[in-house]
Context: one part of a larger RNA
């Protein structure tokens, strides 16, 4: 000297674009953070038109058709994404190269092919019960793009063959014969949106494999599903991945195993470069959801705001017995040297659903606090000596502070008050088209009128290092201090004024890299 997720002092005018719980992965009142679809579906209940019937003529009850709209429910997509953390991990993880003759992919894109016919529940619903309370029994009864059954059946799947090409095998492709397996919703409709079943693509994702990726030898052996091998089981898939037998291997001084540390990387600080430190923010990739474990559903998970079991805690209770899980956004509390609003709006972006209108998003857009951090911008500009007052020095003659003030003459940036509405909006919808119609939000700057020097300067230091020195106080006392060292009576080193130096809305201490 540069640098920081800083902190602490004194001090503070504005903006911009950043950034902000580094500690207890400690515990949380409260509200929001995933819902949508009525163009799957039955049905209550509402409103509107028609119609029937009883009281009745002012009206009202109740059925039955149509239309809208629809809380709760079945059903279907999505909740595996986005959002937040770094305990866990030294290798099942990361970064690079590489494989898969060992794989799987909803939704999306292209192209072929299909979609015949039956059935039985069951939820809501109505009835009866229990319960404090979460929730639950047991009858009846009804729907679907929900569930089930038959036939058709592919270029799909499997089995034993055949034939051609291919490959280092195990094989992999192509083209046939047989046999056996084996779909769907023709639902709503005017387009159109969907079902099922082959193929290819797009992107996503599983396995494995080489190299690289911390300290410690005051850790020296270490392994029994350990190693391999035969059969099997299991998976989407290949293996000790599980499991029978059989073999006795396997790792290891180029550090095995234990043991401390630690998410890895793009990259960030510094540094002439090699290195060395570090991994806030942003972006990829891993891993975690109160603590242990465990499977289910699904293209996908052993799933943050699903589910089962156990544990610690909290809460609530009629005491029998349930409820929960902020390391989503906000905000409390604790702990700490410390780290923010229980804001605004879906306008843009970008998700889920939806034909769409459209609802839904604490993603994200924004505002808010914070000199945390960069960066701009201002607190005025010009002249102006009788060097004024005053302070401070003094050799008493001055000097200095200082053109600084004050005065004269300007300027209008920022703040402050008012107005103003460009642009962030591109999209949607209806039309066969020309074309038409609606919406446009939160905020927030550029700009402009008006005003008038008015509202805006501190830190720190001044013995050397180091840019800047008198005078008083005080007497090894109070203190000072990064290091050398000041201070015992003329202290340039402590307090304190003047005056000076350095930065400058800062400025200086502390802590940490280099």
């Nucleotide at each position: 000297g540069a640098a920081c997720g800083a902190a602490c002092g004194u001090u503070a005018g504005c903006g911009g674009c950043g950034u902000g719980g580094a500690u207890u992965a400690g515990g949380c009142a409260u509200g929001c953070a995933a819902g949508u679809c009525g163009a799957a579906c039955g049905a209550a209940u509402c409103c509107c038109a028609g119609u029937g019937g009883g009281g009745g003529u002012a009206c009202u009850c109740u059925g039955c058709u149509g239309g809208g709209g629809g809380a709760a429910g079945u059903g279907g997509c999505g909740a595996a994404a986005g959002g937040g953390g770094c305990a866990g991990u030294a290798a099942g993880g990361c970064g690079u190269g590489g494989g898969u003759a060992a794989c799987c992919u909803a939704c999306c894109u292209c192209g072929g092919g299909g979609a015949c016919u039956g059935g039985g529940a069951u939820a809501g619903c109505c009835g009866u019960c229990c319960u404090a309370a979460c929730g639950g029994a047991c009858g009846g009864g009804u729907a679907a793009u929900a569930c089930c059954g038959g036939g058709c059946g592919a270029u799909c799947u499997g089995a034993c063959g055949g034939g051609g090409a291919g490959g280092c095998a195990u094989c992999u492709u192509c083209c046939u014969a047989u046999c056996a397996g084996g779909a769907a919703a023709u639902g709503a409709g005017u387009u159109u949106c969907g079902c099922c079943u082959c193929g290819a693509g797009a992107g996503g994702g599983g396995c494995c494999c080489a190299c690289g990726u911390g300290g410690u030898a005051u850790u020296a052996g270490c392994u029994u599903g350990u190693u391999g091998g035969u059969g099997g089981g299991g998976u989407a898939a290949c293996g000790g991945c599980c499991c029978a037998c059989c073999a006795a291997g396997g790792c290891c001084a180029a550090g095995a195993u234990g043991c401390c540390u630690a998410g890895c990387a793009g990259g960030u600080g510094u540094g002439a470069g090699a290195g060395c430190a570090c991994g806030a923010c942003c972006u990829g990739c891993g891993c975690c959801a109160c603590u242990g474990g465990c499977a289910c559903u699904g293209u996908g998970a052993c799933a943050c705001u699903g589910g089962c079991c156990a544990g610690a805690c909290u809460c609530c209770u009629a005491c029998g017995g349930g409820a929960g899980g902020c390391u989503g956004c906000a905000g409390u509390c604790g702990a700490g040297g410390a780290u923010c609003u229980u804001c605004g709006g879906c306008a843009a972006u970008g998700g889920g659903c939806g034909c769409a209108a459209g609802c839904c998003u604490g993603a994200c857009c924004g505002a808010g606090c914070g000199a945390c951090g960069c960066c701009g911008c201002g607190u005025g500009u010009g002249c102006g000596a009788u060097g004024a007052a005053g302070g401070c020095c003094u050799u008493c003659g001055g000097g200095u502070u200082g053109u600084a003030a004050a005065g004269c003459a300007c300027u209008g940036u920022c703040g402050a008050g008012g107005g103003g509405g460009a642009c962030g909006a591109a999209a949607g919808c209806c039309g066969c088209a020309a074309g038409g119609c609606u919406u446009g939000a939160c905020c927030g700057a550029u700009c402009c009128c008006u005003g008038g020097a008015g509202g805006a300067a501190g830190c720190a230091c001044g013995g050397g290092c180091u840019a800047a020195g008198u005078u008083c106080g005080u007497g090894c006392c109070a203190g000072c201090a990064g290091c050398c060292g000041c201070g015992g009576u003329a202290a340039g080193a402590c307090g304190a004024a003047c005056c000076g130096u350095g930065c400058g809305a800062a400025c200086g201490u502390u802590g940490u890299u280099c």
Small-subunit ribosomal RNA, 5' domain from an uncultured bacterium, 514 nucleotides, folded computationally. The full RNA is in RNAcentral, with records from Greengenes. The prediction has a mean pLDDT of 81.